The RNA shown here (transfer RNA) has 74 nucleotides and comes from a Candidatus Dojkabacteria bacterium. The RNAcentral record of the sequence draws on ENA. RNAcentral records the identical sequence in 3 taxa. Its Rfam family is "tRNA". By type it is a transfer RNA. Rfam's curators write: Transfer RNA (tRNA) molecules are approximately 80 nucleotides in length. The coordinates come from a structure-prediction model, not an experiment, and the mean pLDDT is 81.
RNA sequence: GCACCCGUAGCUCAAUAGGAUAGAGCAACGCACUCCUAACGCGUAGGUUACUGGUUCGAUUCCGGUCGGGUGCA
Repeated sequence: GCACCCGUAGCUCAAUAGGAUAGAGCAACGCACUCCUAACGCGUAGGUUACUGGUUCGAUUCCGGUCGGGUGCA
């Protein structure tokens, strides 16, 4: 330099042949339980879906560009 894949909550990941409020587990916080702690139980908060532009009535999803990571080739 070229090709392909990936980027969604603090972490690990779902979701999608475009459709209505973007979810789960762990972590955090609160409550309950306990002599206390842990575990278990209930609840709460946490997201510009990497960034930017486009298509569309509607984009996490499709298209262009940029950035970052990975793999292969040279």